[in-house]
Molecule: SAM riboswitch aptamer (S box leader)
Organism: Aneurinibacillus aneurinilyticus
Parts: sequence; structure tokens; C1' cells
RNA sequence: UCUCAUUAAGAGAAGGCGGAGGGACUGGCCCGAUGAAGCCCGGCAACCUGCUUGCGCAUGUGCAAGCAAGGUGCUACUUCCUGCAGGAGAUAUCCUGAGAGAUGAGA
Repeated sequence: UCUCAUUAAGAGAAGGCGGAGGGACUGGCCCGAUGAAGCCCGGCAACCUGCUUGCGCAUGUGCAAGCAAGGUGCUACUUCCUGCAGGAGAUAUCCUGAGAGAUGAGA
């Protein structure tokens, strides 16, 4: 960089270190010394992985269900909203899709 899948659920309102920034970017709107980022611990989930059972192909795989939690990930706000296109509507606003981003797996 490309492909595929997921992206409205869940997890510390009071753990330790740390010290001013953070929510990708734009414009907003927010969070933060009643302590940000980061690290550790705890927790959540179950993409990959392992195991069990059932079914089908035909001996190792495919699908489904369940269990575990080794590799990742995540742990304010829907991916906080939004940026492009379309639709409804009354200028508010709402809905749908795309794009972008994030994570996993593969190339």
C1' cells in the first nucleotide's frame, strides 16, 4: 500500500507512577491540577488462536454452537458530531449511503 470483516454493546464516577495535555485530521462541541498524554496494574470483548460437540465433504478441512483466554485490541462522549452525495422537512433538524479514520486477519 491492497483485500476482507467489524465499527450505537462492554470495561477503574475512589488503583499506582506521572506531570499538561487530550478526543486521528477540518470546523464545531467537549474532557483535563476534583489532575491530560504515557507506563504499570485491574477490567471488557472475543478478530486470530486452542479445545469440545454436531453436520458436510473425504482425513484434514468447511460450516454451526459452546468453552478457554495464548497473540492483538479496547477501557469519556455513537468512530463525540461533522466534512462528500442523496432524501424528508420549515431556514432548525432528521434519515440513508459513501469517504476518511480505527482494529483484526490475509497479501